The RNA shown here (transfer RNA) has 72 nucleotides and comes from Omnitrophica WOR_2 bacterium RIFCSPHIGHO2_02_FULL_67_20. Rfam family: tRNA. By type it is a transfer RNA. Rfam describes the family as follows. Transfer RNA (tRNA) molecules are approximately 80 nucleotides in length. Taxonomically the source falls in Candidatus Omnitrophota (Bacteria, Pseudomonadati). Model confidence (mean pLDDT): 81 of 100.

RNA sequence: GCCGGCGUAGCUCAGAGGUAGAGCAGCUGUUUCGUAAACAGCGGGUCGGUGGUUCGAUUCCACUCGCCGGCU
Numbered sequence: 001g002c003c004g005g006c007g008u009a010g011c012u013c014a015g016a017g018g019u020a021g022a023g024c025a026g027c028u029g030u031u032u033c034g035u036a037a038a039c040a041g042c043g044g045g046u047c048g049g050u051g052g053u054u055c056g057a058u059u060c061c062a063c064u065c066g067c068c069g070g071c072u
Base pairs, nucleotide, nucleotide: 001071002070003069004068005067006066007065010024011023012022013021018055026042027041028040029039030038048064049063050062051061052060
């Protein structure tokens, strides 16, 4: 330099056009003498960034940043 993959909640990941979810973690409550476990509930996201397409973009397209891999 060229090609490809991945960036989504604190962590691990789903979601592939109709405004985002799960598990774990956190917080509150119930239970217990107390802790843990169990059960019920709550909070937490500019979906890496900038543009484009579209009535509508996490999703499609281009560029760009970061990480990983391949080729030279």